[in-house]
Context: one part of a larger RNA
RNA sequence: CGUGCACGGUGGAUGCCUAGGCAGUCAGAGGCGAUGAAGGACGUUGUAACCUGCGAAAAGGUUUGGGGAGCUGGUAAACGAGCUGUGAUCCAAACAUGUCCGAAUGGGGAAACCCACUCUAUUUAUAGAGUAUCUUUACACUGAAUACAUAGGUGUUUAGAGGCGAACCCGGGGAACUGAAACAUCUAAGUACCCGGAGGAAAAGAAAUCAACCGAGAUUCCCUAAGUAGCGGCGAGCGAACGGGGAACAGCCCUUAAGUUGAGAUGUGGUUAGCAGAACGCACUGGAAAGUGCGGCCGUAGUGGGUGAUAGCCCCGUAUGCAAAAACCUAUUUUCAAUGAAAUCGAGUAGGACGGGACACGUGUUAUCCUGUCUGAACAUGGGGGGACCAUCCUCCAAGGCUAAAUACUCCUGACUGACCGAUAGUGAACCAGUACCGUGAGGGAAAGGCGAAAAGAACCCCUGUGAGGGGAGUGAAAUAGAUCCUGAAACCGUGUACGU
Repeated sequence: CGUGCACGGUGGAUGCCUAGGCAGUCAGAGGCGAUGAAGGACGUUGUAACCUGCGAAAAGGUUUGGGGAGCUGGUAAACGAGCUGUGAUCCAAACAUGUCCGAAUGGGGAAACCCACUCUAUUUAUAGAGUAUCUUUACACUGAAUACAUAGGUGUUUAGAGGCGAACCCGGGGAACUGAAACAUCUAAGUACCCGGAGGAAAAGAAAUCAACCGAGAUUCCCUAAGUAGCGGCGAGCGAACGGGGAACAGCCCUUAAGUUGAGAUGUGGUUAGCAGAACGCACUGGAAAGUGCGGCCGUAGUGGGUGAUAGCCCCGUAUGCAAAAACCUAUUUUCAAUGAAAUCGAGUAGGACGGGACACGUGUUAUCCUGUCUGAACAUGGGGGGACCAUCCUCCAAGGCUAAAUACUCCUGACUGACCGAUAGUGAACCAGUACCGUGAGGGAAAGGCGAAAAGAACCCCUGUGAGGGGAGUGAAAUAGAUCCUGAAACCGUGUACGU
């Protein structure tokens, strides 16, 4: 030095676990905001820090309910000081307080700061209230072209708006990579993205619709028709409708109306705390019984979780039944108020020309719909459509308006489920994570779970630097479970021994 064996060190794989995730189902909710939001800064406990809560009334105040013995949030124990059957802590509802920033709104500003004015009150130094912009209501004063006036302006006043929020929705704009095996029409795609607006859904909607000589009867969504008919450098690709079957159904108004909103009465069901809630003992093994053995019991409850191993009957629960002072939602019936409105059945409209766009349809033989420019009817004895166009026939009535449900989505709440994950997985994040850290910034972005049933977390002694670490002793079932703590693989490093060299 190598090999074998034994025993270790290091390391943290594996097994087991779950506090967290992921995907859903069924319900709920679908908004918050000038009565100051979302999000923050700074404070706040007898307390140094952080988290949580709260706001100078500051881990809280008041009231009303629930509840019934301990309590003063967590890491986090001890001490101190207190509260509590005159009902605390805790849970629910309502109310109050709510610094400063932030739409931030008195002016400014390098957010959480600086500087004001007016009024009121008094204790004379403070306290309270108000003072942004835009739209709007009313009034007052002014006031052009233009004489009276009007438009406009100014001030006071009324009401509203502003900002935030995950997706879904409607509208206005609107790419490129890519595909076409290059590329230009085309595609990607009206996608991504930007802007505006709204609601719990939105949009659409009661035929100037389809159909085909038979008829149907608003809209929306699903299955089909069908990858069909078509469109297409007839390339790549794009791609219907009629009809049929379902989901859901609802119709109305413009000569005061369908409805919508608010308030009140009525009182149904529910939500936000809760309450009751059946039935087991002995022995054995063991550190521990829920295991095993023996003998019982309950069940409208043998879902689930916990308890020193695996518990229907130990605990919390579960089935089932019951409960609300207060607040909110809601069924029925009903009363009142406001709104509903354009204006008078739809004229600069239908239609036409040119240019675009939408229709599955790229201008094509291209109907239909929208309209930038220019034009421009008829008036129910009328008009539109039936895919060039014409006739016949059929069908409908544009140029005004409202309308639930079936449909889309899930930032959020509750219950439940999983041939979903189990710490390199599952969210980036099981742990004080959008943290530490990186970047001027936009932005990027981790690692990190497990002693034990219970801290019983090792009194005391010894070595030592009043160390680190270790050896005894003690606890414990176990300490090679000792806090770098379950299990403890491999690489890697040793100690002992045997053999080889």
The part of an RNA shown here (large-subunit ribosomal RNA, domain I) has 501 nucleotides and comes from Neptunomonas qingdaonensis. The coordinates come from a structure-prediction model, not an experiment, and the mean pLDDT is 84.